[in-house]
RNA sequence: UCUAUUCGCGGAGAUGGCGUUCUCCUUUAACCGCCUGCCAGGGCUGAUGACGCCUGAAUUCAU
Numbered sequence: 001u002c003u004a005u006u007c008g009c010g011g012a013g014a015u016g017g018c019g020u021u022c023u024c025c026u027u028u029a030a031c032c033g034c035c036u037g038c039c040a041g042g043g044c045u046g047a048u049g050a051c052g053c054c055u056g057a058a059u060u061c062a063u
Stems, first nucleotide, its partner, number of pairs: 010025004016054006033044004
């Protein structure tokens, strides 16, 4: 100096925050939703990867 592996830190998981947990990535990365369509265009779901709580938005009912 190069390569490989391991560990650690860090980062990511389609719209906010916290905690727990799972998975992925190692900066040339993980990630950047789905359906239809050649493209253009059109349509649809969800604040979570998952769970719990809080906040925001929408609908209904009760006080």
Predicted 3D model of a 63-nucleotide RNA (Fluoride riboswitch aptamer (crcB RNA motif)) from a Deltaproteobacteria bacterium. Its mean pLDDT, the model's own confidence on a scale to 100, is 77.